[in-house]
Molecule: Bacterial small signal recognition particle RNA
Organism: Streptococcus varani
RNA sequence: UCUUCGGAGCAACAUUCAUGCGUGAAGCGGGUCAGAGGAGGAAUCCAGCAGCCCUAAGCGAAGUUGAGUGUGUGCUCUUUUUCUAU
Numbered sequence: 001u002c003u004u005c006g007g008a009g010c011a012a013c014a015u016u017c018a019u020g021c022g023u024g025a026a027g028c029g030g031g032u033c034a035g036a037g038g039a040g041g042a043a044u045c046c047a048g049c050a051g052c053c054c055u056a057a058g059c060g061a062a063g064u065u066g067a068g069u070g071u072g073u074g075c076u077c078u079u080u081u082u083c084u085a086u
Base pairs, nucleotide, nucleotide: 006078007077008076009075010074011073012071013070014069015068016067017066018065021060022059023058029054030053031052032051037046038045039044
C1' cells in the first nucleotide's frame, strides 16, 4: 500500500408472488342450444340434455413482463476503531 469484513448502487445467479401462454366444469359456472319434451288452430313461445364456445378454482411447461427476498458471483463507491492473517 492492497485484499478479505460492514453499508449503498448496478449487474449476475437462485428463489417467491403476480402477469403472459397452454390446459381445465356429467352436476354443484355462464352463453348458444341439434334431438327429444310441453303450450298453442297457427305463427310462435317455454323449459332445457348432449355437443360446441367462454371462463373459475386448480394443474402444466416455458421464462413474456413486473415486484420482492437471498449471496465465500462480479464491478464501483463509501465507513470508525482494535487485534490477527494474506